[in-house]
RNA sequence: GCCCCCAUCGUCUAGAGGCCCAGGAUGCAGGAUUCUCAGUCCUGACACGCGGGUUCGAAUCCCGCUGGGGGUACCA
Numbered sequence: 001g002c003c004c005c006c007a008u009c010g011u012c013u014a015g016a017g018g019c020c021c022a023g024g025a026u027g028c029a030g031g032a033u034u035c036u037c038a039g040u041c042c043u044g045a046c047a048c049g050c051g052g053g054u055u056c057g058a059a060u061c062c063c064g065c066u067g068g069g070g071g072u073a074c075c076a
Stems, first nucleotide, its partner, number of pairs: 001072007010026004018056001028044006049065005
């Protein structure tokens, strides 16, 4: 240089065009239970990397960028 894959709550992840103003686990905050802690239960806050395109409609499809991972070539 070229090719392929990936990017979603703090963390791990579901998602394959409408059921998602995004769900689950864990963590965090508040409350209940408990003598206390732990545990259990209830409630709450928190995310689609950036820009553009397609579409009635995009987390999802396409292009570019950024970042990460892998493969490969050159190195006289």
Predicted 3D model of a 76-nucleotide RNA (transfer RNA) from a Planctomycetia bacterium. It was read from a public genome assembly. The source organism's lineage runs through Bacteria, Pseudomonadati, Planctomycetota and Planctomycetia. It matches the Rfam family "tRNA". Rfam describes the family as follows. Transfer RNA (tRNA) molecules are approximately 80 nucleotides in length. Rfam classes the family as a transfer RNA. Gene Ontology term of the family: triplet codon-amino acid adaptor activity.